Context: one part of a larger RNA
């Protein structure tokens, strides 16, 4: 010089667009964040014009594995790039085929307990698209090629939605490999499922992933191993470029979700707002036994230089369910607050010498401030006050918002500051102070005429900022 997710001191008029706990992955009080379907099912209750309508909790579906968040972990196939081959994908799509005949419980609910509570236990009752069972199998799967196994759900307002097998496409995941990824060598050796084979398990799927037996491999100064530090990328900031630093906002990806562990369900988790075990912690308790987990959005205490509202709407976009209306959405839009960056606009314009007054120097003549003010002409951006008013929304639905524009009114009105002025380095005098007080980025100012400390009066910068500190190039 340039740049920040900035933080101080002073100072402060408007907008637009952005950004906002870098520290304790530190603890949370409180409300919202993931619900949905009656056109799968029976029950109960309300209302009723007796045709019907809704409402509750339960059973069943289908979504809570996205979206939202954090950076602890991790130096690793975690990320990035090109590749492979042994694999699964709900819902969406193309195609083929089928949708048949049966059963036995269970919740809700009755009744009877137990418990403070969260909760639960017995017993009888009933339903389905919940469960089982047979029957069929174009393909499908296993096969020793004889031959064996496998499937469905139905609802109604008759227009539709389903439902079951299967081969394809999409889209998502899983997996393996090649290159590429920070310091330390005051870290030189590391390794027993380690390394490789066979059988055999397990997985959607390859594989020591896991078991047995076998063999003795396997990796390393081309830096193994250990130790530090560290989410990775597109990107970001500097720089003429190489290159250094650097992963905040947005966008992909990966990891956690109190702390470790585990698995269930499921097409997909080994699941932030699901389950079970430990353990810390905090609450409740009738002492038996029991509830939580904000690294979702707001707020709270703490740490800290330091970082915002316990707001508004589903109006748009976009997901979740539903046939559909519509229901849910702290995802998103948006408004609040903050000069934290940016960018832009303004605090007025012209005229105007008696060079007024004061203020400052003076050699006491005058110089300067200084057209600067005053006055006289004028315009009114932005605030302000009235009226009118969108687009975003397709027929309808507008949180934002009477917002943005637009029209009209009044009046120089409501709107400047901060740092410097010894030399680098653009800007000088005077008074006070007297190695005191203090200043300072380097060099260095002050001990009686200090253009360097303090004050003024002048000037130099920059401007709703200006200067300090920090950190990068």
């Nucleotide at each position: 010089g340039a740049a920040c997710g900035a933080a101080c001191g002073c100072u402060g008029g408007c907008g637009g667009c952005a950004g906002g706990c870098u520290u304790a992955a530190c603890a949370c009080a409180u409300g919202c964040a993931a619900g949905u379907c009656g056109a799968g099912c029976g029950c109960a209750c309300u209302c009723u014009u007796c045709g019907g309508a809704g409402u509750g909790a339960g059973c069943g579906g289908c979504a809570g594995a996205c979206g939202g968040g954090u950076g602890a972990g991790u130096a690793a196939c975690a990320c990035g790039u090109g590749g492979g081959a042994a694999u699964c994908u709900a819902c969406c799509u193309a195609g083929c085929u089928c949708u048949a005949c049966g059963g036995a419980a269970u919740a809700a609910c009755g009744c009877a307990g137990g418990g403070a509570a969260a909760c639960u236990u017995g017993u009888g009752c009933u339903a389905a698209u919940a469960c089982c069972g047979u029957a069929u199998a174009c393909g499908c799967c296993c096969u020793c090629c004889g031959g064996g196994g496998g499937a469905a759900a139905g609802a109604u307002u008759u227009a539709u939605c389903g439902g079951a097998g299967u081969u394809g496409g999409a889209u998502g995941a899983g997996c393996c490999c090649g290159c590429g990824u920070c310091g330390g060598a005051u870290u030189a050796g590391c390794u027993a499922g380690u390394u490789g084979g066979u059988g055999g398990g397990g997985u959607a799927a390859u594989g020591g992933c896991c078991u047995a037996c076998c063999a003795a491999g396997g990796c390393g100064a081309c830096g193994a191993u250990c130790c530090g530090u560290a989410g990775c990328u597109g990107g970001u900031c500097u720089g003429a470029g190489a290159g250094g630093a650097u992963g905040a906002u947005c966008a992909g990806c990966c990891a956690c979700a109190c702390u470790g562990g585990g698995a269930c369900u499921g097409a997909g988790a080994c699941a932030c707002g699901g389950c079970c075990c430990a353990g810390a912690c905090u609450c409740c308790u009738a002492c038996g036994g029991g509830a939580g987990g904000c690294a979702g959005c707001a707020g709270u205490g703490g740490g800290g230089a330091a970082u915002a509202u316990u707001g508004g709407a589903c109006a748009a976009u976009g997901g979740g369910c539903g046939a559909a209306a519509g229901c849910c959405u702290g995802a998103u839009c948006c408004a609040g607050c903050c000069a934290u960056g940016c960018c832009g606009c303004g605090u007025g314009a012209g005229u105007g010498a008696u060079g007024a007054a004061g203020g400052c120097c003076c050699u006491a003549g005058g110089g300067u401030u200084g057209u600067a003010a005053a006055g006289c002409u004028c315009u009114u951006u932005c605030a302000c006050c009235g009226g009118u008013g969108a687009a975003g929304a397709u027929a309808a639905u507008g949180a934002c918002g009477g917002u943005a524009g637009c029209c009209g009114g009044a009046g120089a009105a409501g709107a400047a500051g901060c740092c410097c002025c010894g030399g680098c380095u653009a800007a000088c005098u005077u008074c006070g102070u007297g190695c005191c007080a203090g200043c300072a980025g380097c060099c260095g100012c002050g001990g009686u005429a200090a253009u360097a400390c303090g004050a003024a009066g002048g000037g130099g910068g920059c401007u709703a900022g200006c200067g300090u500190u920090g950190u990068u190039c």

About this RNA
The prediction has a mean pLDDT of 88. This is a predicted structure of a 473-nucleotide part of an RNA (small-subunit ribosomal RNA, 5' domain) from Chelativorans sp. Marseille-P2723. The organism belongs to Chelativorans, within Bacteria. The sequence was found in a public genome assembly. Its Rfam family is "Bacterial small subunit ribosomal RNA".